[in-house]
Record summary: The part of an RNA shown here (large-subunit ribosomal RNA, domain V) has 581 nucleotides and comes from a Bacilli bacterium. RNAcentral holds the full RNA, with entries from ENA. It matches the Rfam family "Bacterial large subunit ribosomal RNA". Gene Ontology terms of the family: structural constituent of ribosome and ribosome.

Context: one part of a larger RNA
């Protein structure tokens, strides 16, 4: 050194299963609910099936009667037309008495007395006799026909788990009896409807979730052209104004001195000096005193039709614009005037509305309806806006997928943390340095919490315990020195030193902690917080069940409690024993 046999599992991010945790999907299922749309059942009404007869009430129609009041006027004149005569012994004018209506002035009717008149034509009135006829309007009464609502009786439609009968029974049928036009069904309609059913249930995002945010304007970042990210740092918008617009003319702020009644630090008023420090409707910037600031007169260009040709620009949108006409405004004219110092004040398409129009019009004229102009209705703010209309739970889970993204573990870093140098204020009865060190300063490490998301999600098994380790030295005892505020005994500190050793119980799952007894000490820390193809399985992390909370619920809870499957015959690599060349 090569080759065997027996044997251990430390590695081969060691087999098994396209990770079950976590994210992602305009992905599924289940399950909630006061999501959003539907609906089954229930219920209301109407309405066919469904018929009789009576009341009451209400409308309609016919008939009969009563009803009708401005003023002036005999007085309670509905209106129009005809009209000179009408009613009366079949009982007039009047008296009593009773209803009924009223504008309290009378009208009107019934009985009863009684017996012969009574109204009207003529004058006042817009219109003439309830003298008479017709025909008609208003309220209002009684009659009758229809119609309806409601109430009540009937029975024949219809019903019967009732009773008899027929029948071997069962349906069916036939009498009864009980119920009745109700129920029952059928049809529209309204409501109620997680009982059901189909759906949504947004992104970004130093994992996800919570929180915040989503469009537009100004400034820094932004690296002197534009342009330029972040969950960077700072702010405003979602409007106002008929003048804060347009034109011709005119003016010059703010502040500080001084000086002046009430009047002070500040009010109005004078004088000076004052290039802008004041003021722009409104946030930042950039502008603006020739004014874009501040007034006055006079006005609507806060105009129609257009645009050359530029800037921005993926597209869509977005910005500026000199000219042309045409009809104004101001202004003596030259000219300015298509809002406002400028840069935010904001929504596309689709559908409906309104208005116009010399457009179209299903055979033809016409209208509906379509179209062009003009314009209205979006916190369509998730703001280039999926629909008119939409939330949750899943631990009962699935399914593509992802180390493009979190939990262990490694890796980077090293704020945190341990360690340790420097300065040296101070304590140390004096004295900074025996011991201790404050305000800073620099390092080492690489065990804590983090940060970073680089291998791993076709799986790198997770605390703790047990067994076996093994390495560091920043030494807890043994060993050796210095130095001491070391008198000894004890103790402090600092250097060298890793050879050996470093306990056993009680709670707890516990690491750890605390307690009890020891001991020469009861070290710190690495080795996927060292070991699960070694073992455990008590904890945390599935399914079940329970409390407390929270939640309307479905379910939630780094709160709590009870239970609750731990596979692998070892190929190499590596250790152990043993044989053979």
């Nucleotide at each position: 050194c090569c080759c065997g046999c027996a044997a251990c599992u430390a590695g081969a991010c060691g087999g098994a299963a396209a990770g079950a945790c976590c994210c992602c999907a305009u992905g599924g299922a289940g399950c909630u609910u006061u999501a959003c749309u539907g609906u089954a059942a229930c219920u209301u009404a109407a309405u066919a099936u469904u018929g009789a007869g009576u009341g009451c009430u209400u409308g309609a129609g016919u008939u009969u009667c009563a009803u009708a009041u401005g003023u002036a006027g005999c007085a309670u004149a509905g209106g129009u037309u005809g009209g000179a005569g009408a009613c009366u012994u079949u009982g007039a004018u009047g008296u009593c008495g009773g209803g009924g209506c009223g504008c309290u002035a009378g009208c009107u009717u019934c009985g009863a007395c009684g017996g012969a008149g009574u109204c009207g034509u003529c004058a006042g009135u817009g219109a003439a006799a309830u003298a008479c006829a017709a025909c008609u309007u208003u309220u209002g009464a009684g009659a009758c026909u229809c119609a309806a609502u409601c109430a009540u009786u009937c029975u024949a439609a219809c019903u019967u788990g009732u009773u008899g009968g027929u029948u071997u029974a069962c349906a069916a049928c036939c009498a009864a009896a009980a119920g009745g036009a109700c129920a029952g069904u059928g049809u529209u309609a309204g409501g109620c409807g997680g009982g059901c059913a189909g759906u949504u249930u947004g992104a970004c995002u130093g994992g996800g979730g919570c929180g915040g945010u989503c469009g537009c304007c100004u400034c820094c970042c932004a690296a002197a052209g534009a342009a330029u990210a972040a969950c960077g740092g700072a702010g405003g918008c979602g409007c106002c104004c008929c003048a804060a617009g347009g034109u011709a003319c005119c003016c010059u702020c703010a502040a500080u001195a001084c000086g002046g009644u009430u009047g002070g630090a500040a009010a109005u008023c004078g004088u000076a000096u004052a290039u802008c420090g004041a003021g722009u409707g409104c946030a930042a910037u950039g502008g603006c005193a020739u004014a874009a600031g501040g007034g006055u007169g006079c006005u609507u260009g806060a105009c129609a039709g257009c645009g050359a040709g530029a800037c921005g620009u993926a597209c869509a949108u977005g910005u500026c614009g000199a000219g042309c006409u045409g009809g104004g405004a101001c202004g003596a004219a030259a000219g300015u005037c298509g809002g406002g110092c400028a840069u935010a004040a904001u929504g596309a398409u689709c559908u409906g509305g309104u208005g116009u129009c010399u457009u179209u019009g299903u055979g033809u004229g016409g209208a509906a309806g379509a179209g062009a102009c003009a314009u209205c209705a979006c916190u369509u703010a998730a703001c280039g806006g999926a629909u008119a209309a939409a939330a949750g739970c899943u631990a009962c889970c699935c399914u593509g997928g992802g180390g493009a993204u979190a939990a262990c573990a490694g890796g980077c870093u090293g704020a945190u943390c341990g360690c340790u140098u420097c300065c040296a204020a101070g304590a140390g009865u004096u004295c900074a340095c025996a011991u201790c060190g404050a305000c800073g300063a620099g390092g080492c490490g690489g065990u804590u919490u983090g940060g970073c998301a680089c291998c791993u999600c076709g799986a790198u098994g997770u605390c703790g315990g047990c067994u076996c380790a093994u390495c560091a030295c920043a030494u807890c005892c043994u060993g050796g020195a210095g130095g001491g505020g070391a008198a000894g005994u004890a103790c402090c500190u600092u250097c060298c030193a890793a050879g050996g050793g470093u306990u056993u119980g009680g709670c707890c799952g516990u690491u750890c902690g605390c307690c009890a007894a020891u001991u020469a000490a009861a070290g710190u820390g690495g080795u996927a917080c060292g070991c699960g193809a070694g073992c455990u399985g008590g904890g945390u992390u599935c399914a079940a069940a329970a409390c407390g909370u929270c939640g309307u619920g479905a379910g939630a809870c780094a709160g709590u409690u009870u239970g609750g499957u731990c596979c692998c015959u070892a190929u190499c690599u590596g250790u152990u024993g043993u044989g053979g060349g």